[in-house]
RNA sequence: AUAUUCCUUCGGGGUCGGGUGAAAUUCCCAAUCGGCGGUGAUGAAGCAAAUGCUUCAAAGUCCGUGACCCGUGCGGUUUUCUAACCAAGCGGUGGAUCUGGUGCAACUCCGGAACCGACAGUUAAAGUCUGGAUGAGAGAAGGGAUUU
Numbered sequence: 001a002u003a004u005u006c007c008u009u010c011g012g013g014g015u016c017g018g019g020u021g022a023a024a025u026u027c028c029c030a031a032u033c034g035g036c037g038g039u040g041a042u043g044a045a046g047c048a049a050a051u052g053c054u055u056c057a058a059a060g061u062c063c064g065u066g067a068c069c070c071g072u073g074c075g076g077u078u079u080u081c082u083a084a085c086c087a088a089g090c091g092g093u094g095g096a097u098c099u100g101g102u103g104c105a106a107c108u109c110c111g112g113a114a115c116c117g118a119c120a121g122u123u124a125a126a127g128u129c130u131g132g133a134u135g136a137g138a139g140a141a142g143g144g145a146u147u148u
Base pairs, nucleotide, nucleotide: 001148003146004145005144006143007142008141009140010139017029018028019027031128032127033117034116035065036064037063038062042057043056044055045054046053047052060115061114069092070091071090072089075086076085077084078083097113098112099111100110101109119131120130121129
């Protein structure tokens, strides 16, 4: 260093201000936010003869993926049976971008204009409030064991 496995820790942000109304952080004007991995012509640092190499950062709308929801259900709990509930893993569902510029090349850079956001609840319709959730989790970091 590679692979397998185990342990520990970490692992999501957001309604300023105003309008209408009996009532809205839910409607209207306006404001505001962007999980994780990949890609990456940009940026920083270092090396270098080189348009090269290394490291780090870099996309809400590209490729994939997690939470929610649906199906199935290894296994488990309760029960006399029927039955009910929890649930590993697997499968499914699940949102959104154009345009101008530069250039050999841009869905990622620069300029401009757009668009999107689980479920349940609510004096009135929610990405942003409350709740499941002190949960779960893509994954990240560190450490142990074994392997080549």